[in-house]
Context: one part of a larger RNA
C1' cells in the first nucleotide's frame, strides 16, 4: 500500500450514466389486504400485533375399572430472568407509473439471456394418394404402417376490439379465338452430274403449307411483392378553412395510435411530479420520416428485461477511523 471480512457518531443516496456494491427484508402464529381483472388472480399484497423460562387450572390421545402416567396441541391465569427471546444458523425488501413481449420455455458451450427464437391462436398456398415437398446417380427411403379434421411450405404470433383503399409495375394462377414462333414433316421449283441432244436417274438447294410451349392479347389476385399526392383560392376583426377551382394518378393513408423505442428542428408547447428536473407521467398534434398479419390498437397475468418516482435501509458519499487474517514493506 493492496486484498478479504467486522464495526461506526451526526446526516442518509447529498455519491454515481445508474442506489453499481453494501445495507435492509426473512421463519411461524393472529388479524388485515386495493387498484384492476381474462373472476382463476391480483396475494406472503400492503399493514398491524404476537414469540423465552417456571407453575397452577383445563382439553385430545395411548394404557388403565379408577387412581394414575405417558405423549402432542392448545386455552386461561399467577409468576419471572436479558440491552436483545424465529436470542446461532439457514432464511422474501416493499410500493407507484410507463415501454416492450401475451404467458412456461429456448439461445451467442468461452464478452450479447434480450424487447431476439420458439409457442398455442390465425391466415393465405400446394397436396385425392404411386400425394405434393423432401433425399439420392440409381433402386430406393422419408412423408406414412398417415389419407384433405392429412401432409409439406411461407407469414402472423395468447385473449378483446378490428384489419380500409389501390390490380397501373412485378409475381401467380385462369383463357375453346387471333398474332408472332423451333426441330420434325411438307416439297412448288431451282442447279449439278450423264448424253450429240434430250428424258429418266442420281446428288446438292429448298418456297408454299402445317406447327407445342413461350411471349403478345384478355381476366382474376394483396393475411402476393408492394403503393396509399400537389397548387391556389374562400367565413361579417383576426385566425382558420367546412367549401370550391386545378393538375397528376391503380389508388390517394380509412379506424386507430402519434416529440413515440419512430420528432430533424428539439430541452416542441401546456399540464403533473422537484426547492431546482434535456430524464419521467397525462394532454395536444405542426406524424423531417405512424398506421392496420414486415399486422394496428388494447390488455390481467408473467419478466434475472428497459426507463421513472416513493417508503425503508444503509460507509456509495459528506469524511474518514478502527479491528482481524493474508500480502506489500522493514530488520534478522
Nucleotide at each position: 500500500u493492496g486484498a478479504u471480512a467486522u464495526u461506526u457518531a451526526a446526516g442518509g443516496a447529498a455519491u454515481u450514466c445508474g442506489g453499481c456494491a453494501a445495507a435492509a427484508u426473512a421463519c411461524c402464529c393472529u388479524c388485515g389486504u386495493a387498484a384492476c381483472u381474462u373472476a382463476g388472480g391480483g396475494a406472503u399484497a400492503a399493514g398491524a400485533g404476537g414469540g423465552g423460562g417456571u407453575g397452577u387450572a383445563u382439553u385430545g390421545u395411548a394404557g388403565g375399572c379408577a387412581a394414575c402416567u405417558a405423549u402432542a396441541a392448545g386455552u386461561a391465569c399467577a409468576c419471572u430472568g436479558u440491552c436483545a427471546c424465529u436470542a446461532a444458523a439457514a432464511a422474501g425488501a416493499a410500493u407507484a407509473c410507463a415501454g416492450c413481449g401475451a404467458c412456461u420455455g429456448u439461445u451467442u458451450a468461452c464478452c450479447a439471456a434480450a424487447a431476439a427464437c420458439a409457442c398455442a391462436g390465425g391466415c393465405a398456398u400446394c397436396u385425392g394418394c404411386a400425394a405434393a415437398a423432401u433425399u439420392g446417380a440409381g433402386a430406393a427411403a422419408u412423408g406414412a404402417a398417415g389419407u384433405a379434421u392429412u401432409g409439406g411450405u411461407g407469414c402472423u404470433g395468447a385473449g378483446g376490439c378490428c384489419u380500409g383503399c389501390c390490380c397501373a409495375g412485378u409475381g401467380u394462377c385462369c383463357u375453346a379465338a387471333g398474332g408472332u414462333c423451333a426441330a420434325a414433316a411438307g416439297g412448288a421449283g431451282a442447279u449439278g452430274u450423264u448424253u450429240a441432244a434430250a428424258a429418266a436417274g442420281c446428288a446438292u438447294u429448298g418456297a408454299a403449307u402445317a406447327u407445342a410451349a413461350g411471349c403478345c392479347a384478355g381476366g382474376a389476385u394483396a393475411a402476393a411483392c408492394g403503393g396509399c399526392g400537389g397548387c391556389g383560392a374562400u367565413a361579417a376583426c383576426u385566425a382558420u378553412a367546412a367549401u370550391c377551382g386545378u393538375c397528376c394518378a391503380a389508388a390517394g393513408g380509412u379506424a386507430g395510435c402519434g416529440a413515440a423505442g419512430u420528432u430533424c428542428c428539439u430541452u416542441g408547447u401546456c399540464g403533473a411530479g422537484u426547492a431546482a428536473u434535456u430524464u419521467u407521467c397525462g394532454a395536444c398534434g405542426u406524424g423531417c420520416a405512424u398506421g392496420a398479419a414486415a399486422g394496428g390498437u388494447u390488455u390481467a397475468a408473467c419478466g434475472a428485461c428497459u426507463g421513472u418516482a416513493u417508503u425503508g435501509c444503509u460507509g456509495u458519499c459528506u469524511u474518514a477511523a478502527a479491528u482481524a487474517u493474508c500480502u506489500a514493506c522493514u530488520u534478522a

Background
This is a predicted structure of a 332-nucleotide part of an RNA (large-subunit ribosomal RNA, domain IV) from bacterium AB1. The RNAcentral record of the full RNA draws on ENA and SILVA. Its Rfam family is "Bacterial large subunit ribosomal RNA".